[in-house]
Predicted 3D model of a 71-nucleotide RNA (transfer RNA) from a Candidatus Microgenomates bacterium. The sequence was found in a public genome assembly. Its mean pLDDT, the model's own confidence on a scale to 100, is 81. Its Rfam family is "tRNA". By type it is a transfer RNA.
Order: sequence, then C1' cells, then structure tokens
RNA sequence: GAGACGCUGGUGUAACGGCAGCACAACAGGUUGUGAACCUGUUAGAGGGGGUUCAACUCCCCUGCGCCUCC
Repeated sequence: GAGACGCUGGUGUAACGGCAGCACAACAGGUUGUGAACCUGUUAGAGGGGGUUCAACUCCCCUGCGCCUCC
C1' cells in the first nucleotide's frame, strides 16, 4: 500500500429496513438473626460524519480503532 472481518448499556452478546432484546454487573426494595443465594424493580447502549428511505444497528460513501490475510 491492497483486501477481509469486527465495533450495540459497566462487561459479554442478539435482532431478514419497522417499539433495540437477553445474560452478568451496579443500585433500590423484599426475604434472612447477619451474610450469601433467591424474588421484584430501576438505571444505563448503536465508534465518528454524511447519503438513500415514510422509516437505518441493518443498505451505500468517507473516516477512527482493533484484528487477520496479501504485497
């Protein structure tokens, strides 16, 4: 330099263009002699910028980071 893949709450991970889910963690409450476990609830998310569309995590372009391959 060329190409491929990935980027979603604090962490991990889903979702054929149509309300962004799940698990763990955190916090609050319940339960308990205390704690753990368990039960209920809450907080919290699309790497950045454009484009297409009634509608984009999803499609297109540019770009950042990581990783792999080739030269």